Molecule: THF (Tetrahydrofolate) riboswitch aptamer
Organism: bovine gut metagenome
This record gives sequence, C1' cells and structure tokens, in this order.
RNA sequence: GCAGAGUAGGAUCGUGCGCGUGAAGUGCCGGAUGAACAGGGAGUUGUCACCCGGACGAAAAGCAGGGGAUAUCCCGUGCUUGCGGUGUAUGUUCCGCAUCCCGCUGC
Repeated sequence: GCAGAGUAGGAUCGUGCGCGUGAAGUGCCGGAUGAACAGGGAGUUGUCACCCGGACGAAAAGCAGGGGAUAUCCCGUGCUUGCGGUGUAUGUUCCGCAUCCCGCUGC
C1' cells in the first nucleotide's frame, strides 16, 4: 500500500407461546430524557428505549355451555378458524462502526 474479519441494531421468512379484536398495539408527526454504536479512543443530522402531546386508524365468524330478561333480546366464559403494518422466544437469509484516529488477519 491492497484485500478482509468483527458490534449495537435493522429487515425478511419459518416455528412455538402470548396480546388485542369492548382497539391496546403497530405505523406517522412534534417535543423531552436516557442508552448503545466492531479490539481501544472519539462520536453525529444516524440507531434504540422510555415518557408527553398530536393526526390517522383495523374484522370478525362459528360451536359449546352458563347467567339475566321474557317472544325475536342482553351479558360473561371456554374452544376453533380468521384478522392486526400485534408482542415475545428461537432459527434462516440479507444489510450493518455516519464519520475520524489507532489496532487485528492475509498478501
């Protein structure tokens, strides 16, 4: 000098177990606080967590059994199948230090 490895985290698909379907969650916008960012140091306008405010906003169906009312109704419970830009655990594949300095491996 050239090439390469490796983080947090993100995306994707599968599986398990949940949550919601009486709408929380997810996603979007603004604000506040905090945390992490490859082996070491620094570190953002990037990432993540949590909180506050705002806008938007989804799908239920069947069966069983119980209670109340008394005609057709109402209210819980359980199970099954769905639905949700749903949570989580695990696995697959892909992306991945904003950036700067040093280091590591190979040549």